[in-house]
Context: one part of a larger RNA
RNA sequence: GUGGGUCUAAAGCGUCCGUAGCCGGUUCGAUAAGUCCCUAGUGAAAUCCUUUGGUAAACUGAAGGGCCUGCUGGGGGUACUGCCGAACUUGGGACUGGGAGAGGGUAGACGUACUCCCGGGGGAGGGGUAAAAUCCUCUAAUCCUGGGGGGACGACCUGUGGCGAAGGCUUCUACCUAGAACAGGUUCGACGGUGAGGGACGAAACCUAGGGUAGCGAUCGGGAUUAGAUACCCCGGUAGUCCUAGGCGUAAACGAUGCCCGUUUGGUGUUGCAAACCUUACGAGGGUCUGCAGUGCCGGAAUGUAGAUGUUAAACGGGCCACCUGGGGAGUACGGCCGCAAGGCUGAAACUU
Numbered sequence: 001g002u003g004g005g006u007c008u009a010a011a012g013c014g015u016c017c018g019u020a021g022c023c024g025g026u027u028c029g030a031u032a033a034g035u036c037c038c039u040a041g042u043g044a045a046a047u048c049c050u051u052u053g054g055u056a057a058a059c060u061g062a063a064g065g066g067c068c069u070g071c072u073g074g075g076g077g078u079a080c081u082g083c084c085g086a087a088c089u090u091g092g093g094a095c096u097g098g099g100a101g102a103g104g105g106u107a108g109a110c111g112u113a114c115u116c117c118c119g120g121g122g123g124a125g126g127g128g129u130a131a132a133a134u135c136c137u138c139u140a141a142u143c144c145u146g147g148g149g150g151g152a153c154g155a156c157c158u159g160u161g162g163c164g165a166a167g168g169c170u171u172c173u174a175c176c177u178a179g180a181a182c183a184g185g186u187u188c189g190a191c192g193g194u195g196a197g198g199g200a201c202g203a204a205a206c207c208u209a210g211g212g213u214a215g216c217g218a219u220c221g222g223g224a225u226u227a228g229a230u231a232c233c234c235c236g237g238u239a240g241u242c243c244u245a246g247g248c249g250u251a252a253a254c255g256a257u258g259c260c261c262g263u264u265u266g267g268u269g270u271u272g273c274a275a276a277c278c279u280u281a282c283g284a285g286g287g288u289c290u291g292c293a294g295u296g297c298c299g300g301a302a303u304g305u306a307g308a309u310g311u312u313a314a315a316c317g318g319g320c321c322a323c324c325u326g327g328g329g330a331g332u333a334c335g336g337c338c339g340c341a342a343g344g345c346u347g348a349a350a351c352u353u
Stems, first nucleotide, its partner, number of pairs: 003325004007307002012321001014201004021194003025088005031082001033081002035077008048065007091191001092188003095184003103177007110154002114150008125136002162169002206247006215241002220236004258320006266298009276288004302309002326353003335346004
């Protein structure tokens, strides 16, 4: 490389958008590039096969065949693919309608707790632990109470509930803004799928600058424990955690499961929308059932080494991309690109087993 694979053995890019490329719905017409048939030329010889000569063989000569998988010209066929033209609506987009939602951004407001300060009360302990000590406290602590300031956070509601491409998102209100589902079947008419490069977003930590700092708290100081204790426990506490503007671009970024389309028995919850029916105080609400979309559990066929998966597939097919090829060396070295740095991306070999 071919092949075979990628939930857990090596292997799905963290996620999306999108360029080239690859792939592409239904019908009609045209064309004949791909494709198929016929035919002509060409496709050197040797080599191979058959017959035969040189006295048998090697070797060599002759005749015929085959091979040269191909190329070129001419004629024909038109199902499929392509190209061109015309049309369609089921894929896709747009629109309308009433709903759902912690989707995103900005501003403002609120809530308890915590902490600090001030006033009043009170008067010897408090705190902490397995036990202690460091620590705080007569300059009045802890505790009770009134007032004020501050920063962070958003209990209950809360739900294998919802929303988002992923990361992620949870007090309330306003404004700005995005997407999805359902219903209608109004509109465009294949406008689609995937996506090498590329771009954007991307938890926490970390970095730069400026602010902020209540609580918590790497590093650090102290007290214990211990043989030691660079820890676990305790008392403190810096960076950080928070905000603004940038950078970094990584995670067990996980469903360890790429995206899209179609096909294939079911049961039972739950969320959203819609239709019908029942109930009704006719306002709503409640209940039943059905459809679509999401989200769980169980499970059939099938698949799988098994665990398991099982219409939300890891079943059965199609399209496109990414990735894997024994362990270690090593996600290292070198080079390149990116970054302020930390480092990231790309990514070997010797050697060893």

The prediction has a mean pLDDT of 87. This is a predicted structure of a 353-nucleotide part of an RNA (small-subunit ribosomal RNA, central domain) from a Candidatus Aenigmatarchaeota archaeon. It matches the Rfam family "Archaeal small subunit ribosomal RNA".